RNA sequence: GCCCCUCUAGCUCAAUGGCAGAGCAGCGGACUUUUAAUCCGACGGUUGGCGGUUCGAGCCCGCCGGGGGGCA
Numbered sequence: 001g002c003c004c005c006u007c008u009a010g011c012u013c014a015a016u017g018g019c020a021g022a023g024c025a026g027c028g029g030a031c032u033u034u035u036a037a038u039c040c041g042a043c044g045g046u047u048g049g050c051g052g053u054u055c056g057a058g059c060c061c062g063c064c065g066g067g068g069g070g071c072a
Stems, first nucleotide, its partner, number of pairs: 001071007010024004018055001027041004048064005
C1' cells in the first nucleotide's frame, strides 16, 4: 500500500428494514445473627462519527475513525 471481518448499556452478547433487549457487574429491597448464596425491583444506550437510500435504518450504501486478520 491492497483486501476481508468487526464496532450496540461498565463488561459479554442478542435484535426479518417496523417499540433497542438479555446475562453479568453495580444500586435498592426481601431472606439470614452477619456475610455469601438465592429471590424481587428499579436504573443504565447519541447502536463508533458524518452523510445517503427509505414512509421508516442497529440492520442497506458511501466516507472517516478504532480494533482484528490476510497478502505484499
Molecule: transfer RNA
Organism: Chloroflexota bacterium